The prediction has a mean pLDDT of 76. Predicted 3D model of a 337-nucleotide RNA (Bacterial RNase P class A). It matches the Rfam family "Bacterial RNase P class A". About the family: Ribonuclease P (RNase P) is a ubiquitous endoribonuclease, found in archaea, bacteria and eukarya as well as chloroplasts and mitochondria. It is annotated as a ribozyme.
[in-house]
RNA sequence: GCAGUGUAUUAGAUGAUCGCUUGUGCCUUUGGGUAUAGGAGGAAAGUCCGGGCAGCAUAGAGUAACGGCAGUCGCUAACGGCGACCGGAGGUGACUCUAGGGAAAGUGCCACAGAAACGAAACUACCCAAUUUAUUGGGCAAAGAUGAAACGAGUGAGGUAAGAGCUCACAGCAUUCCAUGGUGACAUGGCGUGGAGGUAAACCCUGCCGGCUGCAAGGAGAUCUGCAUUAAGGGCUACUCGUCCGCAGGUCGAUAUCCGCUCGAUUAGGUAGGCAACUACUUGGCUAGAUAGAUGAUCAUCCCAGACAGAACCCGGCUUAUCGGUACGCUGCCCAU
Numbered sequence: 001g002c003a004g005u006g007u008a009u010u011a012g013a014u015g016a017u018c019g020c021u022u023g024u025g026c027c028u029u030u031g032g033g034u035a036u037a038g039g040a041g042g043a044a045a046g047u048c049c050g051g052g053c054a055g056c057a058u059a060g061a062g063u064a065a066c067g068g069c070a071g072u073c074g075c076u077a078a079c080g081g082c083g084a085c086c087g088g089a090g091g092u093g094a095c096u097c098u099a100g101g102g103a104a105a106g107u108g109c110c111a112c113a114g115a116a117a118c119g120a121a122a123c124u125a126c127c128c129a130a131u132u133u134a135u136u137g138g139g140c141a142a143a144g145a146u147g148a149a150a151c152g153a154g155u156g157a158g159g160u161a162a163g164a165g166c167u168c169a170c171a172g173c174a175u176u177c178c179a180u181g182g183u184g185a186c187a188u189g190g191c192g193u194g195g196a197g198g199u200a201a202a203c204c205c206u207g208c209c210g211g212c213u214g215c216a217a218g219g220a221g222a223u224c225u226g227c228a229u230u231a232a233g234g235g236c237u238a239c240u241c242g243u244c245c246g247c248a249g250g251u252c253g254a255u256a257u258c259c260g261c262u263c264g265a266u267u268a269g270g271u272a273g274g275c276a277a278c279u280a281c282u283u284g285g286c287u288a289g290a291u292a293g294a295u296g297a298u299c300a301u302c303c304c305a306g307a308c309a310g311a312a313c314c315c316g317g318c319u320u321a322u323c324g325g326u327a328c329g330c331u332g333c334c335c336a337u
Stems, first nucleotide, its partner, number of pairs: 001333010012302007020039008041308001045319002048317005053214004060241005066210005071085005086100001087098004101205002106203002108199003118152002123144002126139006154170005173194003177190005218259003221252007233245003266285008303306001
């Protein structure tokens, strides 16, 4: 220099004018006016997971059903998330991907082609016998052909009528046990043993987790009558147990307002621990809160010419969309010194 790879970060700038909205102060004829401060995102999105919060009881126990998850060790409020590592796959490499329990409990399935798709059989071929000389009977399962996959261990030797793990040697695969290292998944080595095809993103088995409904949740009145007396009914899959709750209707008022509603597993810096995810301590900051729903429009200048996109209870993740720019680390190749 070129090509690549990982992580983090940014998301046009400045000024003027006119608006919108929230808080606070002042004024007010209570309608508002005025001053001042604040006013979308890294994804606010999809609503896919996990939680907070709210109601049902303070969310209980057991069995079944249903749903989800699946290497190990950690992190976390929790997770199906994240980190590190192990195994597998890809790449020269930095690095990336991984739908990673069980196929020796049982059942099912394996299209087309093919003789045959897990039951063992046998189309061609090979060998033996017989004869009708191109057929029949038997043997074999190494070779061919089909297929995603062919009975499931390669090479050589022995063996045989011909053959075959049929036998042997070596190599390879799987694995009980043992040793060493590691918290562990696992790795390495050793003595033996073995051939059990694939599929669990088929049913299923094992282990673990899960109560339901979502801010249109939900909360904020007065009063009367009837029924019931531990029964019935209800507590959002069923049953059993346990436990809790009285139920229905009328009248006045209201159909609106207020709360929930933005201070929170919050954020910025520092110190300490940890490879990291993350945690602890400390100092500082307050950063939209509407309810038909504000956060906008116009103009000017500059530049590298501006992408995806708009909060509606909140938070942690994941996924998807995204013009460009920047910083740091690393890899390969080439050149120069």